[in-house]
RNA sequence: GGAGAGUUUGAUCCUGGCUCAGGAUGAACGCUAGCUACAGGCUUAACACAUGCAAGUCGAGGGGCAGCAUGGUCUUAGCUUGCUAAGACUGAUGGCGACCGGCGCACGGGUGAGUAACGCGUAUCCAACCUUCCCCAUAGUAGGGGAUAGCCCGGCGAAAGUCGGAUUAAUACCCUAUGUUCUUCGUCGAGGACAUCUGAAGUGAAGCAAAGGUUUACCGCUAUGGGAUGGGGAUGCGUCUGAUUAGGUUGCAGGCGGGGUAACGGCCCACCUGGCCCACGAUCAGUAAGGGUUCUGAGAGAGAAGGUCCCCCACAUUGGAACUGAGACACGGUCCAGACUCCCUACGGGAGGCAGCAGUGAGGAAUAUUGGUCAAUGGGCGUAUGCCUGAACCAGCCAAGUAGCGUGCGGGAUGACGGGCCUAUGGGUUGUAAACCGCUUUUGCACGGGAAUAAAGGGGGACACGCGUGCCCGUUUGCAUGUACCGUGAGAAUAAGGACCGGCUAAUUCCGUGCCACACAGCCGCGGUAAUACGGAAGGUCCGGGCGUUAUCCGGAUUUAUUGGGUUUAAAGGGAGCGCAGGCCGGCUGUCAAGCGUGACGUGAAAUGUCCCGGCUCAACCGGGGAGUUGCGUCGCGAACUGGCGGCCUUGAGUGAGGCCGACGUGCGCGGAAUUCGUGGUGUAGCGGUGAAAUGCUUAGAUAUCACGAGGAGCCCCGAUUGCGAAGCCAGCGCACGAGCCCUCAACUGACGCUAAUGCUCGAAGGUGCGGGUAUCGAACAGGAUUAGAUACCCUGGUAGUCCGCACGGUAAACGAUGGAUGCCCGCUGUCUGCGAUACAAUGUAGGCGGCCAAGCGAAAGCGUUAAGCAUCCCACCUGGGGAGUACGCCGGCAACGGUGAAACUCAAAGGAAUUGACGGGGGCCCGCACAAGCGGAGGAACAUGUGGUUUAAUUCGAUGAUACGCGAGGAACCUUACCCGGGCUUGAACUGCAGGGGAACUCGGCAGAGAUGCCAAGGUCAGCAAUGACCCCUGUGGAGGUGCUGCAUGGUUGUCGUCAGCUCGUGCCGUGAGGUGUCGGCUUAAGUGCCAUAACGAGCGCAACCCCUUUCGCCAGUUGCCAGCACGCAGUGGUGGGCACUCUGGGGACACUGCCACCGUAAGGUGCGAGGAAGGUGGGGAUGACGUCAAAUCAGCACGGCCCUUACGUCCGGGGCUACACACGUGUUACAAUGGGGGUACAGAGAGCUGGCCGCUCGCAAGAGCGGCCGAAUCAUGAAAGCCUCCCUCAGUUCGGAUUGGGGUCUGCAACCCGACCCCAUGAAGCUGGAUUCGCUAGUAAUCGCGCAUCAGCCAUGGCGCGGUGAAUACGUUCCCGGGCCUUGUACACACCGCCCGUCAAGCCAUGAAAGCCUGGGGCGCCUGAAGUCCGUGACCGCGAGGGUCGGCCUAGGGUAAACAGGUGAUUGGGGCUAAGUCGUAACAAGGUAGCCGUA
Repeated sequence: GGAGAGUUUGAUCCUGGCUCAGGAUGAACGCUAGCUACAGGCUUAACACAUGCAAGUCGAGGGGCAGCAUGGUCUUAGCUUGCUAAGACUGAUGGCGACCGGCGCACGGGUGAGUAACGCGUAUCCAACCUUCCCCAUAGUAGGGGAUAGCCCGGCGAAAGUCGGAUUAAUACCCUAUGUUCUUCGUCGAGGACAUCUGAAGUGAAGCAAAGGUUUACCGCUAUGGGAUGGGGAUGCGUCUGAUUAGGUUGCAGGCGGGGUAACGGCCCACCUGGCCCACGAUCAGUAAGGGUUCUGAGAGAGAAGGUCCCCCACAUUGGAACUGAGACACGGUCCAGACUCCCUACGGGAGGCAGCAGUGAGGAAUAUUGGUCAAUGGGCGUAUGCCUGAACCAGCCAAGUAGCGUGCGGGAUGACGGGCCUAUGGGUUGUAAACCGCUUUUGCACGGGAAUAAAGGGGGACACGCGUGCCCGUUUGCAUGUACCGUGAGAAUAAGGACCGGCUAAUUCCGUGCCACACAGCCGCGGUAAUACGGAAGGUCCGGGCGUUAUCCGGAUUUAUUGGGUUUAAAGGGAGCGCAGGCCGGCUGUCAAGCGUGACGUGAAAUGUCCCGGCUCAACCGGGGAGUUGCGUCGCGAACUGGCGGCCUUGAGUGAGGCCGACGUGCGCGGAAUUCGUGGUGUAGCGGUGAAAUGCUUAGAUAUCACGAGGAGCCCCGAUUGCGAAGCCAGCGCACGAGCCCUCAACUGACGCUAAUGCUCGAAGGUGCGGGUAUCGAACAGGAUUAGAUACCCUGGUAGUCCGCACGGUAAACGAUGGAUGCCCGCUGUCUGCGAUACAAUGUAGGCGGCCAAGCGAAAGCGUUAAGCAUCCCACCUGGGGAGUACGCCGGCAACGGUGAAACUCAAAGGAAUUGACGGGGGCCCGCACAAGCGGAGGAACAUGUGGUUUAAUUCGAUGAUACGCGAGGAACCUUACCCGGGCUUGAACUGCAGGGGAACUCGGCAGAGAUGCCAAGGUCAGCAAUGACCCCUGUGGAGGUGCUGCAUGGUUGUCGUCAGCUCGUGCCGUGAGGUGUCGGCUUAAGUGCCAUAACGAGCGCAACCCCUUUCGCCAGUUGCCAGCACGCAGUGGUGGGCACUCUGGGGACACUGCCACCGUAAGGUGCGAGGAAGGUGGGGAUGACGUCAAAUCAGCACGGCCCUUACGUCCGGGGCUACACACGUGUUACAAUGGGGGUACAGAGAGCUGGCCGCUCGCAAGAGCGGCCGAAUCAUGAAAGCCUCCCUCAGUUCGGAUUGGGGUCUGCAACCCGACCCCAUGAAGCUGGAUUCGCUAGUAAUCGCGCAUCAGCCAUGGCGCGGUGAAUACGUUCCCGGGCCUUGUACACACCGCCCGUCAAGCCAUGAAAGCCUGGGGCGCCUGAAGUCCGUGACCGCGAGGGUCGGCCUAGGGUAAACAGGUGAUUGGGGCUAAGUCGUAACAAGGUAGCCGUA
């Protein structure tokens, strides 16, 4: 001293990226803002700068005197002893502009452009050096001289300035002298690192000094030595990125000799040599001042930063240069050149340099006052007073940071009223919050007092005193500042916001909006009408004088992994070998001490950080002290380990001897079979090929077959889970040459080893060059097919190639997707080779090749002595996906191309393994009227009905593959009715509460009107004793009403998969987990039905059974049913008495269970024209529908959330529409006829019935009408039809068929025009069995025949729901179609194959490569030119001289020019990425419909 989370999936584990929470900042922006202290404030344009200030000082160096003051003299005036004023003169005094001279100006202050460097940091060195001022010491300060500025005169110029003349001083300058010392040379030579060499003391020769001032005490001056300080130089180590920068260098590297410098040095020059740097990264390019330190981090020899403060460096408009000086190549100096500016100008010129402090413009997201003072600290000058100081100290501005304080504290619930918000309307919340009561007064305001910072220092005086100095006295000095601080007073008074509230992440509701707001968003993601995610509000959460956002850095990120990662499949092992450098290396022993450990010393500046103590009221801040500063250097000590050196050893490695093995390599030779071709023979019409064909070959004789021949390529069997090789690869046989593994022996060497960047070599197929060869196969190509197309798959041909030699190329899914080497770690089993032992056994040992497992490892799959285990060494490689193995550059290649190898941009993933599903033109097993086998239909016609479409004022709405379409609707002429047109009403057509007023309610009539309705008139007079009430009307008010929207907000109900056999749970077990097991397997079943087996054991919902109907038989009961026997009666009839036997009805029972037999089977069970039984293997039918799927259907059946309408989207009425009609589809009816049509005649079941069902009679052809009667029904009524019988019709658009139309009627109803049904007469259409295709049905079924019911006034019913009558055919079987179940397999699917997904093209946007050219830039090089300046040379000129000047030369800044490089731009062009639902195809994922993929053409 170490915290994680979100995001790939249907879910899981892993890999992996992206994102967040933290801290920090010289920050900026938004909202907000009371005070104090401390610190901070152009990160951009080293861009340009107006104005002021930032370096002066010394009169005790000097000549002087313009201005000021004083004094003196003179004059004048006021006036007058004298004073005042003015003027002139006077350097006499204070002092002093300008000038000469000294010192300073090289400090302080600013900035970070340049610089990748001894620039910086650290350590060391200089015997190779300098140092003004300061300190110490020694010695000295002599004599002379000539100039010059200023002032004055004159010239030029606008000015800046400059030139000439005259005169003059010095601590300015020069000469001479002396010279301790010093310098140079000679000599001597102690000492020293002792090899070159260096060289103390001594000694000889030559050379070199000075300045005075004020005033008596100092300050100066000169020489030398020393010190201190400051600087200069050298070296070791450390110090960014790029190899798509690999070679660089000519003063370059070294030497000798010189020059130059304070000093060393190629620093410079002449000569000589040819070196020097570099893979441990030279050179080049890019970027950058470095350090102390700062931020982050648990820490790391981890990352990032270098603002303020300190140290160092560099720079001062750009470039160059020197001068002066102790020090500069000089920020506020000079010269030259360039660019720029214009305050000046008389246009000729001239002037300038804020990266000093303020300030201005510009740039920018962005950074302050043209402030005060030298009081303190420090600096310059001066003896000093002092002067100067934008250094500094203060103040001002700015939340820009850190710290501190405050905006009140306590009480106060009826949880107050009111407001806001929510609400289930009850209430909740804001909220002890407020009010109210009590208290306090920081801060602010007002008033009053009021420091320290000066302990000093200066100057004056006195004392001690030789000089310094010490002490005393009094005096003087404060910007900040009347500030800090203290006291008093009034008064809760003067002071709270920002962000957020979907998850991460603390905190939720309402309203608005409606994929819009071009809304939010850090990531995931929100928004398409109920948004906790947008906007507003309320409430809440977090922080708080701040809060958020943005930018940047570190962290989290073990996501570059030293600490601390990986590479079978996720990204990642080089295709393989040899091998230089490098890295690493066996056993014993000796030694050294480089690494290593330890002790001491020096250093590691201060500040910072840390601990302690102290000062500001506290803190931040500041002061003092300690440890620390992980580093470097020096000197000891230690010797385990690493290393160096020496000696020894044999086990690693190698050699030798013997034995063996193999498709190991190369070369040469040989062989037979087959294909093809040629020749000849036989032989005749086809062959060949395919899914089917065709192209092709063939009567010129093919194919087939026989014989002979030619040629090339490949080697059947053996052959294998085999063997060999480094890999690629290697297969007939023989020979030769070459290589290798292994075993045995233990003779020899003695660590000789392992790995291997660069390098070298080998390297499948395809490809390339040259030459050969060519039988087969066969890219390209041609033809034929297939197809929508078919540049393919299939077929017929066929060139390169395939083969050989030589050469190139150098890639593959070159794979065990697994680098090499060494050691260690349980086993079982097969096989090859050698050796041992043997009996042809068993077995031992060594080396290979395989299989299965323990431990262990791994995300899992799996690996597992042939490791993917445990360890060591070396190499190679990886760091999200795409862009992309692409572009550019370079290297290689004949080319093809290979190697190396990015970025912009874009995405929030891409991926691995495994899981559950779903799917497959995967597999296995099994069901179903699924197919097949049958029967009958639909699709063609006419009509009915529904739908689409169209039309319409409206044709109301819904249902739309299966699972909509004779469906909601089981009854649309009005009504219904929801639609349209028109006319009305507005508390409303219906329901209901309250208040007020009036009236019973109600009803007949008249008028107007289409009606609703309105008006008129009349009748009526309720209950209660009353108050009042019931009912109605009017007015007001609260509810209303809506078939308006949302079935994607819902309840309920329903369809479908599917009456399919499935769907789950508890516990246990397995797995990191999703999950699995159970539920799998074998057999069986209609069935997850059962049996057996079994890490499972049980259980639930489903199945089955229980329920209903039906089939058989008892029992009980007997009317309305029945009638055997008895009796009566009718035309006839159970009509009647009677009876309940039968039928029947109702109730309650029995029976059926593979129970019995035979066979098969362990069992479950199966089979049987077995038995028995009415019924036999679920007897038949119904009801019953698991978990779930389809956001399936329905807001118009009902209910219901939300939204919407309110004189209308409500409601009433009349009329119309839902019935339209070119058309298309579904479902039906009737037919097309003779199995038929007409006529006669027989037999049911179920059901409904009083505004009803009917019967009989009469009338009518009939529908029906009138009259009488039965039945509220086991009581009444109900012709069944097919069938059967006979006769007629005789194959035709008919005696089939009945549409349509005309006429006449009946009935219902207020009303049949739009728009009813039925009846009669007449009319008599299409249609002669229906294309592709398609539907139903497995037995009392299909088919066929009629009957009934609901709705209903009537009915468009041929529909729906029921009932009975007659009553078949067929099922070999599961290959195929459809649907389903179980197991398994593959998957890139999970919205789940109606999935996913690829590429071109078209459109838009974006970044990028190429590109004729155009523009820009930097550094270097070549050539030309070349300022200032140093240096060198220099006869005339100047100077007494020293010297100067002039001219010339070398070098160089700059300029010009040429080529190259880098960047930008660029018509056009190449690919890439991203985009809305574009176009064309279907490549991949399933056997993806031709398995896929890699390399190559």